[in-house]
Predicted 3D model of RNase P RNA and transfer RNA as a complex of 462 nucleotides.
Rfam match: Bacterial RNase P class A. It is annotated as a ribozyme. Rfam's curators write: Ribonuclease P (RNase P) is a ubiquitous endoribonuclease, found in archaea, bacteria and eukarya as well as chloroplasts and mitochondria.
The prediction has a mean pLDDT of 76.
RNA sequence: GCAGAUGGCUGGAUGGCUGCUGCCGGCGUGCCGGUGGAGGAAAGUCCGGGCUUCACAGGAUCAGGAUGCUGGAUAACGUCCAGCGGGGGCGACCCUAGAGAAAGUGCCACAGAAAACAAACCGCAUGCCGCCUUUAGGGGCUGUUAUGUAAGGGUGAAAAGGUGCGGUAAGAGCGCACCGCAGAUCUGGUAACAGAACUGGCAGGGUAAACCUCAUCCGAAGCAAGACCACAUAGGGGCAUAGCUGUUUAAUCAGCGCUGGCGGUCCUGCCAGAGAUGCCCGGGUCGGUCGCAUGAGGCAUCUGGUAACAGAUGUCCCAGAUGAAUAGUCAUCCAGCGUGGCUUAUGCCAUGCGGACAGAACCCGGCUUAUAGGCCAUCUGUUCCU
RNA sequence: GCCGGCUUAGCUCAGUUGGUAGAGCAGUUGAUUUGUAAUCAUCAGGUCGGGAGUUCGAGUCCCCCAGCCGGCACCA
Numbered sequence: 001g002c003a004g005a006u007g008g009c010u011g012g013a014u015g016g017c018u019g020c021u022g023c024c025g026g027c028g029u030g031c032c033g034g035u036g037g038a039g040g041a042a043a044g045u046c047c048g049g050g051c052u053u054c055a056c057a058g059g060a061u062c063a064g065g066a067u068g069c070u071g072g073a074u075a076a077c078g079u080c081c082a083g084c085g086g087g088g089g090c091g092a093c094c095c096u097a098g099a100g101a102a103a104g105u106g107c108c109a110c111a112g113a114a115a116a117c118a119a120a121c122c123g124c125a126u127g128c129c130g131c132c133u134u135u136a137g138g139g140g141c142u143g144u145u146a147u148g149u150a151a152g153g154g155u156g157a158a159a160a161g162g163u164g165c166g167g168u169a170a171g172a173g174c175g176c177a178c179c180g181c182a183g184a185u186c187u188g189g190u191a192a193c194a195g196a197a198c199u200g201g202c203a204g205g206g207u208a209a210a211c212c213u214c215a216u217c218c219g220a221a222g223c224a225a226g227a228c229c230a231c232a233u234a235g236g237g238g239c240a241u242a243g244c245u246g247u248u249u250a251a252u253c254a255g256c257g258c259u260g261g262c263g264g265u266c267c268u269g270c271c272a273g274a275g276a277u278g279c280c281c282g283g284g285u286c287g288g289u290c291g292c293a294u295g296a297g298g299c300a301u302c303u304g305g306u307a308a309c310a311g312a313u314g315u316c317c318c319a320g321a322u323g324a325a326u327a328g329u330c331a332u333c334c335a336g337c338g339u340g341g342c343u344u345a346u347g348c349c350a351u352g353c354g355g356a357c358a359g360a361a362c363c364c365g366g367c368u369u370a371u372a373g374g375c376c377a378u379c380u381g382u383u384c385c386u
Numbered sequence: 387g388c389c390g391g392c393u394u395a396g397c398u399c400a401g402u403u404g405g406u407a408g409a410g411c412a413g414u415u416g417a418u419u420u421g422u423a424a425u426c427a428u429c430a431g432g433u434c435g436g437g438a439g440u441u442c443g444a445g446u447c448c449c450c451c452a453g454c455c456g457g458c459a460c461c462a
Stems, first nucleotide, its partner, number of pairs: 001382010012333007020037008039357001043368002046366005051222004057268004062264001064218005069083005084098001085096004099213002104211002106207003121153002123149004127144002130141004161179006180202001181200003185196004226290004236281006243256004258273005283461003297316008334355001336353007387458007396411004405442001413429001415427003435451003439447001
């Protein structure tokens, strides 16, 4: 110099004029003054919480959903940190839903002989029949309702450990060596796991982001939650509902029963109910206040921890709209780009363009996605020069 | 703001437990007709909205985006 990897920051600045909006103050009550006024994602609504309501429950070997190596962080998480195993890259580094297939069920198209308590199509060998040949032993060829064989060919994503040597009629973990695998032992580590030596001839392939099993966790709905005030009405109509006994009625009370509820279901328990409740049709309003801005808050320093993070001290208050404010315009400058001129070139001058993605709506912690351009740090590979 | 659903040929839609994606209409070409329509035969047309993942294999299973559509106010 070129090509990369990882992490982080920034994403216009200053001033003038004209506007919008929350709060505070003033008065002449709609004006003036002061002060605050978008983001790293405010977005998608994909997870987790706070908060609110559901008549504040308990249990379940039920249903449903989520997660799934180990240890830690956290209010919690499917997030984060540190590690382990596997895969990719020369490397920095990156990716990884990574429990169980020996509980059971399903599926594995096409091709192939066979796709799962394995299997014989070609081949290899033996036996047998026939033929040829040889003095003989034997050899060769053809065939096969036979037998052995999983080494070779072929099919496939996948064919029952791999390579080599021995062995054999031909073969085969049949035997041996190495590698892989399984088991128990020891060592290191909190653990996932790693390493060592030993034993075993090797066992029933894949798929669980197929059903499922195991372990852990989860009540539901959402600020249009919910609380209050004001205004208005046809304060309307229809349908459904199980009673019995004491003492007459469902509309007095009690018991049993029934119905409904306790936001999936069941059981227990509790609560409510019979002029009440639920559903449907119809009608009215379409206003305001609270919730709602001090919070798992920001910043700085120190301490502990590899880190995520935690603790201590100090300091700060930092948007709150509701058809929805946070803006518009001008000037100068700063990046960047184009054109022209001068110059060997760096560069200088003139002129034009010009700053992305996007925009709070109850609030936080994450994830994911979008983002012109600029900057910083650490590291890797390669080439050249000294 | 919150909660649901859909996307397959030019149009309207099928596609069960993963195994080479179809139907109707429209279109091309030919036949029939003096010619057109209708009819008959024939052919073409698809990155299954996009991108990653699981799997031997994805329209289908899982995740992330994009586009489109629908519902949810209060009072009696």